[in-house]
C1' cells in the first nucleotide's frame, strides 16, 4: 500500500417564523405560559414471556415443539463459551449436530448384482468326465499307471467393466487359481487407562478376523418441554327493548376456553327467525426501564453505589418556509408492554485480526 474478515457508532445538526398534539398551571372560556412528542429496525407476526379472563386449575392418551456439552436468562427454537463435522492458505464462516446393532421404507438409469445380495468379461480346472500319446498286462473288447491338450461339470470374487456407492485398505505368504485363508501395519468393534464438569480427545494398553454402505430435512425409536383464549383480553358507568317465537338434546342428559377418556364442579344447554340499544371512562405507560462507577466472571450475565423519567393517539398528533452547516440525506411511522430472531438500509466514521506486495 492492496485485498479480506469480525465487531461497533451514526444515519442529519443549529437558529428563526407559522402550524399540530399529551401533560401541568392560569383563565374574562376567546385563550395564555411551561415541559415533552416515532425506530435501529417501529418492519415480518417467526418465537418466548409479563398482564387480563375462564377452568377445583388434577391425571392419562393423542398431538405439537426442541434435539452435541456446559453456563446465562423471567423464559425461549434466544445468547455466551466449548466439542464434532464441512468450507477457507488464514483471520474466520456454516451447522435441520440424539439413535441406522429395535423394525419398516427408499437409493432412478447403468450394472451379474443395490441386501436373506451374486457372476457379464476374465482366471483355474488340482478332483470326476472328454481326446490323444507312452510303459506294462491282455481272453485283443480293453484294463492299470503316467504325460499332454482343450474344455464340460465344478471352483473363484484377487484383476477388468457399471455406478455416487459393490463383502475394509497396503504388503508378504499360501493356493489349481483365489479369498482375512494366514500374518504385519492401518481401519473397525468391545473392554480398560489418562485428561476434561461434560460433549469429547489421546503417536496409550488388551482382546477379536470383524456387523458390507447411505438415508431419520423418510416413517419410526429415545430424551426433555407444553392448559386455553387474547387489549377487538378485561373492568366500571350510562342507554334500550319483545322476561319474543319456533325447533332440537333433555337429568342414564347437557354445559364447564383446542381433541378423546377418567375425575371434579354446575343444573340446564344449543340452532334458526324476529325486535331494541351501542355513548363515555378506564386498561394506557415507572418498566424483567435507561445511563454511569466499581466488584465477580473467558464471556453471556450478575451484585452493589449514584443519577434520570424519555409518545400515549383514538380514523389516529411532530408539518411548512427561510438562513447557516453538512454525511447533499438511505430503509422507513408507535397503537398493551418487554426479551429475541429474521429481513431492508444511500452515505459517513472507528477499532481488532488475517494474507500478499514493496521499503528499511
Nucleotide at each position: 500500500a492492496a485485498a479480506g474478515u469480525c465487531g461497533g457508532c451514526u444515519g442529519g445538526a443549529c437558529a428563526g417564523u407559522c402550524g399540530c398534539u399529551g401533560c401541568c398551571g392560569c383563565u374574562u372560556c376567546g385563550g395564555c405560559g411551561g415541559g415533552g412528542g416515532a425506530g435501529g429496525a417501529a418492519a415480518g407476526u417467526c418465537c418466548g414471556g409479563g398482564c387480563u379472563c375462564c377452568g377445583c386449575a388434577g391425571g392419562a392418551c393423542a398431538g405439537a415443539g426442541u434435539g452435541c456439552c456446559a453456563g446465562g436468562u423471567a423464559a425461549u427454537g434466544c445468547c455466551u463459551g466449548g466439542g464434532g463435522g464441512a468450507c477457507g492458505u488464514g483471520a474466520g464462516u456454516c451447522u435441520a449436530c440424539g439413535g441406522a446393532a429395535a423394525g419398516u421404507g427408499c437409493c432412478g438409469c447403468a450394472g451379474a448384482a443395490a441386501a436373506c445380495a451374486a457372476a457379464c468379461c476374465g482366471c483355474c480346472g488340482a478332483u470326476g468326465g472328454c481326446u490323444g500319446g507312452c510303459c506294462u498286462c491282455u481272453u485283443c473288447g480293453g484294463a492299470u499307471g503316467u504325460c499332454a491338450g482343450a474344455u464340460c461339470a465344478g471352483g473363484u470374487a484377487a484383476g477388468g467393466g457399471u455406478g455416487a456407492a459393490a463383502a475394509g485398505g497396503u504388503g508378504c505368504g499360501g493356493u489349481a487359481a483365489g479369498a482375512g485363508c494366514g500374518c504385519a501395519c492401518c481401519g473397525c468393534a468391545c473392554g480398560g487407562g489418562u485428561g476434561g464438569u461434560a460433549a469429547c480427545a489421546c503417536g496409550c494398553c488388551g482382546u477379536g478376523g470383524c456387523a458390507g454402505g447411505g438415508u431419520a430435512a423418510a416413517c419410526c425409536c429415545c430424551a426433555c418441554u407444553c392448559g386455553g383464549a387474547g387489549c377487538a383480553a378485561g373492568a366500571c358507568c350510562a342507554a334500550a327493548u319483545a322476561g319474543g317465537a319456533a325447533c332440537c338434546c333433555u337429568g342414564a342428559g347437557g354445559c364447564g376456553u383446542g381433541g378423546u377418556c377418567c375425575g371434579c364442579g354446575c343444573u340446564g344447554g344449543g340452532u334458526u327467525c324476529g325486535g331494541g340499544u351501542a355513548g363515555g371512562u378506564u386498561g394506557c405507560u415507572u418498566g424483567a426501564g435507561c445511563c454511569u462507577u466499581g466488584g465477580a466472571g473467558u464471556a453471556a450475565u450478575u451484585c452493589a453505589g449514584g443519577g434520570c423519567c424519555u409518545a400515549g393517539a383514538g380514523g389516529a398528533a411532530u408539518g411548512a418556509c427561510u438562513g447557516u452547516u453538512c454525511a447533499c440525506g438511505a430503509c422507513a411511522g408507535a397503537a398493551c408492554c418487554c426479551g429475541g430472531c429474521u429481513u431492508a438500509c444511500a452515505g459517513g466514521c472507528c477499532g481488532g485480526c488475517u494474507u500478499u506486495c514493496g521499503c528499511u
Molecule: Bacterial RNase P class A
Organism: Marinospirillum sp.